[in-house]
RNA sequence: AGAGUUUGAUCCUGGCUCAGAACGAACGCUUGCGGCAGGUCUAAUACAUGCAAGUCGAGGGUGAUAUAUACUUCGGUAUAUUGAAACCGGCGAACGGGUGAGUAACACGUGGGAACCUACCCAGAAGAGGGGAAUAACCGUUGGAAACGACGGCUAAUACCGCAUAAUACCCUACGGGGGAAAGAUUUUAUCGCUUUUGGAUGGGCCCGCGGAAGAUUAGGUAGUUGGUGAGGUAAAAGCUCACAAAGCCUACGAUCUUUAGCUGGUCUGAGAGGACGGUCAGCCACACUGGAACUGAGACACGAUCCAGACUCCUAUGGGGGGCAGCAGUAGGGAAUCUUGCGCAAUGGGCGAAAGCCUGACGCAGCCAUGCCGCGUGAGUGAAGAAGGCCUUAGGGUUGUAAAGCUCUUUCGACCGUGAGGAUGAUGACCGUAACGGUAAAAGAAGCCCCGGCUAACUUCGUGCCAGCAGCCGCGGUAAUACGAAGGGGGCUAGCGUUGUUCGGAAUCACUGGGCGUAAAGGGCGCGUAGGCUGCCAGUUAAGUCAGAGGUGAAAUCCCGGAGCUCAACUCCGGAACUGCCUUUGAAACUGAUUGGCUUGAGUGUGGGAGAGGAUAGUAGAAUUUCCAGUGUAGAGGUGAAAUUCGUAGAUAUUGGAAGGAAUACCGAUGGCGAAGGCAGCUAUCUAGAACACAACUGACGCUGAGGCGCGAAAGCGUGGGUAGCAAACAGGAUUAGAUACCCUGGUAGUCCACGCCGUAAACGAUGUGUGCUUGUUGUCGGAUUAUUUUAAUUCGGUGGCGUAGUUAACGCGUUAAGCACACCGCCUGGGAAGUACGGCCGCAAGGUUAAAACUUAAAGGAAUUGACGGGGGCCCGCACAAGCGGUGGAGCAUGUGGUUUAAUUCGAAGCAACGCGAAGAACCUUACCAGCCCUUGACAUGGAAGGUAUGGGGUAUAGAGAUAUACUCCUUCAGUUCGGCUGGCCUUCACACAGGUGUUGCAUGGCUGUCGUCAGCUCGUGUCGUGAGAUGUUGGGUUAAGUCCCGCAACGAGCGCAACCCUCACUUCUAGUUACCAGCGCGUAAUGGCGGGAACUUUAGAGGAACUGCCGGUGACAAGCCGGAGGAAGGCGGGGAUGACGUCAAGUCAUCAUGGCCCUUAUGGGCUGGGCUACACACGUGCUACAAUGGCGAUGACAGUGGGAAGCAAUACCGCGAGGUGGAGCUAAUCCUCAAAAAUCGUCUCAGUUCGGAUUGCACUCUGCAACUCGAGUGCAUGAAGUUGGAAUCGCUAGUAAUCGCGCAUCAGCAUGGCGCGGUGAAUACGUUCUCGGGCCUUGUACACACCGCCCGUCAAACCAUGGAAGUUGGUUCUACCCGAAGAUGGUGCGCUAACCUCUUGUAGGAGGCAGCCAGCCACGGUAGGAUUAAUGACUAGGGUUAAGUCGUAACAAGGUAGCCGUAGGGGAACCUGCGGCUG
Repeated sequence: AGAGUUUGAUCCUGGCUCAGAACGAACGCUUGCGGCAGGUCUAAUACAUGCAAGUCGAGGGUGAUAUAUACUUCGGUAUAUUGAAACCGGCGAACGGGUGAGUAACACGUGGGAACCUACCCAGAAGAGGGGAAUAACCGUUGGAAACGACGGCUAAUACCGCAUAAUACCCUACGGGGGAAAGAUUUUAUCGCUUUUGGAUGGGCCCGCGGAAGAUUAGGUAGUUGGUGAGGUAAAAGCUCACAAAGCCUACGAUCUUUAGCUGGUCUGAGAGGACGGUCAGCCACACUGGAACUGAGACACGAUCCAGACUCCUAUGGGGGGCAGCAGUAGGGAAUCUUGCGCAAUGGGCGAAAGCCUGACGCAGCCAUGCCGCGUGAGUGAAGAAGGCCUUAGGGUUGUAAAGCUCUUUCGACCGUGAGGAUGAUGACCGUAACGGUAAAAGAAGCCCCGGCUAACUUCGUGCCAGCAGCCGCGGUAAUACGAAGGGGGCUAGCGUUGUUCGGAAUCACUGGGCGUAAAGGGCGCGUAGGCUGCCAGUUAAGUCAGAGGUGAAAUCCCGGAGCUCAACUCCGGAACUGCCUUUGAAACUGAUUGGCUUGAGUGUGGGAGAGGAUAGUAGAAUUUCCAGUGUAGAGGUGAAAUUCGUAGAUAUUGGAAGGAAUACCGAUGGCGAAGGCAGCUAUCUAGAACACAACUGACGCUGAGGCGCGAAAGCGUGGGUAGCAAACAGGAUUAGAUACCCUGGUAGUCCACGCCGUAAACGAUGUGUGCUUGUUGUCGGAUUAUUUUAAUUCGGUGGCGUAGUUAACGCGUUAAGCACACCGCCUGGGAAGUACGGCCGCAAGGUUAAAACUUAAAGGAAUUGACGGGGGCCCGCACAAGCGGUGGAGCAUGUGGUUUAAUUCGAAGCAACGCGAAGAACCUUACCAGCCCUUGACAUGGAAGGUAUGGGGUAUAGAGAUAUACUCCUUCAGUUCGGCUGGCCUUCACACAGGUGUUGCAUGGCUGUCGUCAGCUCGUGUCGUGAGAUGUUGGGUUAAGUCCCGCAACGAGCGCAACCCUCACUUCUAGUUACCAGCGCGUAAUGGCGGGAACUUUAGAGGAACUGCCGGUGACAAGCCGGAGGAAGGCGGGGAUGACGUCAAGUCAUCAUGGCCCUUAUGGGCUGGGCUACACACGUGCUACAAUGGCGAUGACAGUGGGAAGCAAUACCGCGAGGUGGAGCUAAUCCUCAAAAAUCGUCUCAGUUCGGAUUGCACUCUGCAACUCGAGUGCAUGAAGUUGGAAUCGCUAGUAAUCGCGCAUCAGCAUGGCGCGGUGAAUACGUUCUCGGGCCUUGUACACACCGCCCGUCAAACCAUGGAAGUUGGUUCUACCCGAAGAUGGUGCGCUAACCUCUUGUAGGAGGCAGCCAGCCACGGUAGGAUUAAUGACUAGGGUUAAGUCGUAACAAGGUAGCCGUAGGGGAACCUGCGGCUG
C1' cells in the first nucleotide's frame, strides 16, 4: 500500500466482499512447563448455609466461672484474686466492599464563584466550681407458641438535668443591653480525656460559563410557571415554601415530548482528523426487594438501622411473628458463556483502645480455567545403501528424505534427592520448605491445528457424478473435480490453531482534513422576500474574534522518552516529557467584528429617442368548416390497404345565391421578438409592467443570496352559471384479427370556449440554481448608439445561434450564453428493488398533492464509448434469388429410403437447408452387428511358461445330431536348419496364469476424415499514427471488376492466408512416332470387306511445342484502371469443364471404416452353429421409375456413336428352343478377339376410346445363378388387364451443346438396379429488368441483443414460502387530567388525660413552667373511579410487495419493436395496456 466482483471486451460511477489490528469473549480439535494479568457482558432474577463491624473494664454498675484462704450446722457462707455473657455509656457503624436499575441531569468533565458546615487531627486563646433527679442491667410477679413484652422494686456513670462562672473570644440586639459550658479515668508518674472559642487541614453542601446522544413523521411548552414585595425555612444563596399584587419565562442556535444511555481519566482502531467503546485499575454520581418517610448523628434520609405500604418467601399453637447476598464464597434459574461454600490477618490499610490487643471475605495469598500477554522446552552433531514402507509414475524413475535407522554428545523444562534466601524491624510468615542453588538417571515424559481454484503462500492420485457436499466474494459438483470426501505431498502458525460474534481500518462509501449534482443518485417549476450567511474604496477609534508573552489549573494510573528491578520478556518501579483543554493577566492591531467620518466604480434615480405575439379590457375584420333556406341537377356520395357501417330518388354528393352561429387567426413567419417561469400571434383603441441604448445631472453601499413565508404556475381535472361551429376521452357501430376491450373507418357525449372559484402537477428540460469577476477567436442574426469614403463597412453596448483555442470531462461533449478559473449563498445526492409506497401530519369539494420510512430481498443496478450480431432502418451490389421461359414433383401404380406401428427380433447410425435410391459399389446362407435354441470357456485370433506328443497338410467313408461337434475307419502327402545328437525351430495336444476378445458406452474426452455457410471475397499481421482504454487507422472514400481485381485519393507504409495464375481436360495447329489403329496415291486379291504388299498423306493414337495478351483500331472514362464496338482469329475479354475450399461457424456428422483416453462385460456384453429377422403393414413423408397417349402405340425397315469391361472371364461362327436360355466352343492375357445389337431417327398402320393407351395384380408353365430361391432372387412364354384421361395448396431443376429426350457402358456382384458413376446421339425456349421472395457482400444508422432476434423482455392469473400495511376489536406497558381514599412521618394547632429534675409557696394527694400520649388540620406513598394520549403484542378478513430451473394468457418495451417512445392528467379495459388533451427528444 491494495485486491476480487457488473461487460464479448473497455473506461467511469457505484455497492457488496476480502487481506490488518483488537476483545471481560464463546464454540470445535489439540495440550508439556513457568511468570504476570483476567474471569455472570444474560435475570437490578430468587436465594439454603457460613462468614463480611466492631471495639473500649484506663467511663459505669453487675458479676457467671475458676483458684486461694478462713469459717462451717458439711447444705454452704465470707474475703481476696480472676473476670465469661449481657446491660448503661463512648467512638465507629455515613468508611471500606458491591452493582449500573434509574438518570439526557449542574449527573459527569473542565474552569470559575459566594451565602455555608466539617467528628476525629494540628495551632492559638479561655476554662473545668457546686449540686440534683432518674434508669437499664439485676430481683420479684406476670402475658405470649414464638418474636417480644407488661407491672412493681433496687442501682452507677465520661448517661441525663438545673445553679454558678463567661475572655479584648462566641451568639442575638431596637446598640441600651441580653444569652449560653464542662467529666472524669488510670499502675499516681505522666498521659488520655471534658467545655467555650479563633484559625488551619481534611471532607462535604450550594451557584454559574462551556463541553459531550438520537428523533421535527415531537412545534409550541409553562400557573409556583417568570420576576417582585413581605413572611417562613435551611448549615447555607434561592419559589426552597407561603401570602399578595404583576404577566411574565423557555423555544427553529430546536423548547416540550419520545427513545436510548451511568459520566470521566481512559481503551481499541486509525498516517492523522476521526470512529467505536467505558469490563479490569482510578475519580465522581446513583442505587441497595419495590414505593414512601423521617429518626439518630459532625456526617445518612443510612446495603448487613428504624417506621409504613406492596409483592414474594419462611415459621406458627392461626392469635401473630421473621426475612432482604447489586459484600465473600456458594445454590437454583436464565444463558453460547464466566471460578473455591479455601488459607491468613505475616504484610498494606481501616475501626476501637493509653496500650497489649481484638475485629477486618478490605487486603495478602493459594485453588480452578490456554481467557489473554510474555518466556522456555519437546533435543544437538554426524549419517546415502539416497534402506524399508507410503504416494505418484511416461515403469526409466521421482518424492517423502539427512528425514529415519546407526554412531557420537548434551540435560533446559519435568522427575527424584539434598541445601535453602527473601518479603521482617528486637519478635511475629498465610504463601512455603516457595524462589534460587547443588546432585542423580535417561533422549529419556512433552505437537498440534488450519489451509493448498483466484483474491492468497501451498498439487497430485483415488472415490463421488448438479448426488453427497463446499462457499468470505467470485463461484465449484451433471464420469477424467488442483474448489466435495480420502490419501500422499506441500504452505502457514505453533501450546496453540481455526470458526463465530463485535469494533475500528481499508471506505475519499457522509468527504473538516477529503466527494459530488448536463447524460451515472442528485438544481427546488418560476419569482418576490423574512431570519440568517456573505459584502466595494479611503481614514480614525476600539480590542470581541485573532496572534504573542507570563501565571494558575489540566488527580494518580495509562501512552511516549530515558533509566532501574525480577536470568530475559510480559510485569513492576523511578525520572522526564506530554495531557493538543479551560481560566486569569500583559501586550500587538494587519485581517474579521464594533463604532465614527468621507468617496463613487456596485446598486438605484433622472432626461432622451427607439424595439417588441409582455399583460388586461373593449370593439372590430376577412377566409374556412358546419347547419339552415332557396335555385340548378341526377344517382350515387363518402370512406379505405381493400371494404363496410353511414348519407342519398322523401333528391344526397357537386354547384350557385342568401342566412345563422361558434371557434381559430393562412400568407408575413424567421435556430426572429417579448416575458421570471408557465407562456404570448388578425386589426384598432384605452390602461399597464419590464428590458436595452445614449447622456453622466442626483442619492451614496442603499448590495448578493435566501431556510421558513407569500405570489405566479401548461394540459388534464373539479364546482356554479353560460356557450357549443369544428375536434373529440367515454360510448355505439363497421372493419382487421386466432382474438382486437386497439391501431383504420362512420358516428358521438363530457371536455375543448367565456365568467368566477378551486387544483398545484409535467421529459414544468438547456434534464445545466442565482449573483459577481477573470480567461484566444471566427461566422450569422435582433435592438440601440457612434464614425466614415453611407448599395455598405468599421467600432461599441445588450440579446440570440453555429463552429471552435486554452482549459475541462469517464467519455459524449462544454467551450466569454462554460460543463474553464475563482468567490458568496441556497437546494439536493449517498447501491438496486420494496417506494415516491405505508403510517402519521398539513393542504384539497374530490381526484389527489406535499412531507416521507421500515421489514424483507438482491450482487449488482447504472453512465459513456467499442467490436460484433440483429432490424417488418437506409444506401450500393451479386446469385436460376425473383422475373421471362422449358420440363418436372405434389394426384395414379410400382420401386426405394424414412417415420410410425407391429414383432421373439424387425441390429445400428444419419434428423431443417446440410437425415430420408444416405453409411449400403448390391441382407436368400454368408454378410449380420438383431432374435430363438443348442454348444465352448486361456477361448475363433496374439505373446510368454511348463509337460507331453510328434514331426505335417489334405481328401474320403460311416454313425449320432438341425448343425457346431463327437467317435470310428480309410486314402494321399511327409516342413526347415543341422555341428547328424529325436539338437534347434515349426506344428499338435494338455495344464496354470498373465491375458485375449467386445459393431458394449461416451463424436459433449479425442485424432483422422467429412458436410455446411461458399469458390462467398473475404480474414489477418508488423511498424507507425490516433485514443486513458476496449479499439481505430491500414481494409474507409471516388471509380472499376467475377474478385480486398485494378486505378486514383488518403496517417499511413508494407506484408501474409484467400482471389487470379501455375495443374488436368476439351476446342485449333506444328513437330516427332506409326501397331493391333488409318488407306489418299501405287500394286495384288475378292461377290464384297485394309484382306495382302506397301505407304506416313488423312483420320486417329500419345508425347513435345505453338496459339489469346484488351496485343491492334475507334469511342468512352479523369491523360487512370477499365468498359463498349470492331478487325483478325479455331478460340476474345475468366474461351468451356474439372481439380483446387482462407480465418472461422454449426460442442454439425462419424468411437459401426480406422485409430484412441476413460468407463463397463470376462463360463459372457466374448466365441461357434442351425433356423428366423433386417424383406412385417392400417398409415404418413422424401427420392425415383412407368404412364395417362397421336410430337403417340404397334409393325416394318435395319442408318449413324462413345466411354468402358473381359481368364473361376468376355465369348464369335454353328445348332436347338416362341423366349429366357441351352448344346458346343473359334478367338482373345486384348487400338488385334469378344461384349457390340445402339436408341430416338425413317416408312406404314391405328383415329381419341380407359383404347392396338397403360401396364399393376394374379394364374399356369418355364429358364438361370446358387449347397439352398418357402419366408425372400432375377428373367421368359401364355393368359389376366387394376389405378391412371396431365394432377389442390404448395414446390423443384435448368441460361447452351445447357434443359428436354434417346439409348449404351461400368463398379459392387454366384445371382439380383427404376439407384450410383460414366458415355455418346438428337437438341430447344427465355432473361424487360432488380420493385418484390430467399441467400450473400460492403458502407451507414438504432439497439435495453453478446447463448448475439430461435435474442431480450412486461403485466394479469394459478402454486409455494416470507416479511409488511389496513381491520370490527382484544390484551398489556408508559403517561396526562379530574375526583375519591389518606398508612407511616415531619410540620402546625389543640392538649380536659399523664407527667422525676426547674420555679413558687400555703410544704401538699398543691400550683406553675415545660414535656408526653391522644385528638384535629393541611401535605403525601400505595390504592380506587372516570376520561384522554402514546406505544407494543395479537386479530376473522383483506391489500399490495418480495422470492421461487422448466405452469396459463397474451406480446407492452428494446430495431421505425412492426401504431416512435416517454412525462403529467382523465376515462376505459382479463392483462401487459389503449384512447383523449398538453408537453419532451432521451
This is a predicted structure of a 1482-nucleotide RNA (small-subunit ribosomal RNA) from Arenicola marina. The RNAcentral record of the sequence draws on SILVA. Its Rfam family is "Bacterial small subunit ribosomal RNA". Rfam links the family to the GO terms ribosome and structural constituent of ribosome. The organism belongs to Arenicola, within Eukaryota.